[in-house]
The RNA shown here (SAH (S-adenosyl-L-homocysteine) riboswitch aptamer) has 81 nucleotides and comes from a Gammaproteobacteria bacterium. Its Rfam family is "SAH (S-adenosyl-L-homocysteine) riboswitch aptamer". Rfam links the family to the GO terms S-adenosylhomocysteine metabolic process and regulation of gene expression. The sequence was found by an Rfam model in a public genome assembly.
RNA sequence: UUGGCCGAGGAGCGUUGCGACAGGACCCUCCUGCCAGGCUCGGCCGACAAACCUUAAAUCAACCAACGGCGCUCGCUUAUC
Repeated sequence: UUGGCCGAGGAGCGUUGCGACAGGACCCUCCUGCCAGGCUCGGCCGACAAACCUUAAAUCAACCAACGGCGCUCGCUUAUC
């Protein structure tokens, strides 16, 4: 850096439908269906690629995300009256 799994980022209803996915077709494109955690962070298991340094690791405490189409509702917190 990247693949997968798990967890977290408060919750719900309605709606549109890009990508992915599924099916189909006149098949390198189109149609239908589904669809607003697909993003970020943390942990684990792999894959690949290496660089730097010479001490590294562990423990304790404190603080702590940023985002997520549109409309609505609830929860939490703060402020005002």